[in-house]
RNA sequence: CAAGUCAGCUGGAUAAUCGCUGGUCUUCACUUGUUGAAGACUGGAGGAAAGUCCGGGCUCCAUAGGGCAGAGUGCCAGAUAACGUCUGGGAGGCGCAAGCCUACGGCCAGUGCAACAGAGAGUAGACCGCCAGGUCACGUCUUCGGGCGAUGGGCUGGUAAGGGUGAAAGGGUGCGGUAAGAGCGCACCGCGCUUCUGGUAACAGAAGUGGCAAGGUAAACCCCACUCGGAGCAAGACCAAAUAGGAAAACUAUGACGCGGCCCGCGUCGUUUUCGGGUUGGUCGCUUGAGAUUAAGAGGCGACUCUUAGUCCAGAUGAAUGAUUAUCCUAGACAGAACCCGGCUUACAGGCUGACUUUCUCA
RNA sequence: GGGGAUAUAGCUCAGUUGGGAGAGCGCGUGGAUCGCACCCACGAGGUCGGGGGUUCGAGUCCCCCUAUCUCCACCA
Repeated sequence: CAAGUCAGCUGGAUAAUCGCUGGUCUUCACUUGUUGAAGACUGGAGGAAAGUCCGGGCUCCAUAGGGCAGAGUGCCAGAUAACGUCUGGGAGGCGCAAGCCUACGGCCAGUGCAACAGAGAGUAGACCGCCAGGUCACGUCUUCGGGCGAUGGGCUGGUAAGGGUGAAAGGGUGCGGUAAGAGCGCACCGCGCUUCUGGUAACAGAAGUGGCAAGGUAAACCCCACUCGGAGCAAGACCAAAUAGGAAAACUAUGACGCGGCCCGCGUCGUUUUCGGGUUGGUCGCUUGAGAUUAAGAGGCGACUCUUAGUCCAGAUGAAUGAUUAUCCUAGACAGAACCCGGCUUACAGGCUGACUUUCUCA
Repeated sequence: GGGGAUAUAGCUCAGUUGGGAGAGCGCGUGGAUCGCACCCACGAGGUCGGGGGUUCGAGUCCCCCUAUCUCCACCA
């Protein structure tokens, strides 16, 4: 220099003018208030605010209870408020490497599925082939009784080496063995089981043994282990205003509802549903919280935790965060909070920083 | 803002233990009729919303996007 891997940062800048919105203060007004107006100072989108896919806080329903059903997760250990997230490790795979990826429990509990093709698709199977025994034909020899065969057809049987079908054909390679073959025997590899050793564990290694019997599929039912009550800020609490406290249906305490599938249990006593009627106002919840982040110290491989010090903090409810002008450049991507937080996923122009790797080729 | 559902031919919809992509209407051609319609026969027409994964094999099972539809205020 080139190619690449990992981690992180940034996401137009500056100035002026005019606006929008939250807070604090001051002044004024009168209807004396959680009021209105004016002025000053000050805060005002994101790394994803997004999808709403997980987890938690918060609120109501019992202080959320028991069983079945259902849903989710799935190597091991840890972190955390919790998680399907993160960290470290194991196993498998990819890459020369740095490094990256993995829904990665269990089909020697059971059940199911495998279309078409194929002989046979899961307690296997004989289509071609190979081999044996009869038999018929053919050839040949003959001592005419019969014998022999690199021949052909058919029958019976053996065989899983080879061919062929298929995504998949019931361990692989080699030697022995056999009529031909075959874990039939042996060696190595694979696999299962037992024991020992190391490790918290997943797992790894070693020795012995079995003799192939355990094939695929669990993002098929299912089994095992663990977790999970439901709804969601339009939750929920309060004030004010208004009206037909109206009609119908269902069930009457062995009931109805809270309660989401069922049963039990607890609570309430009329409840629920539909139609009809009224309002479209205000306050709280609302933003300071398991907060974020920086520096130092301590513990840990790490995620992370603890201590001290500092910095930062949008809160609307027709819903603000904008517009214009000027200058500059690298010409500005994806995109706009709505109760909050931790993650994941998805979208994203360009630029910057740090650490690390490099087979082959060239220098 | 929060919940739920759907996407298959031009239109309306089926599609279950995962192996054939279908029905009705519409469209085209032919027949029948003096002619048209009804009718009869045949035919064309599909990236199963898009992408990825599991599997031998995906409309179907799992994950991620996209679009559309729908419900949810308070009071007595």
Molecule: RNase P RNA; transfer RNA
Organism: Planctomycetota bacterium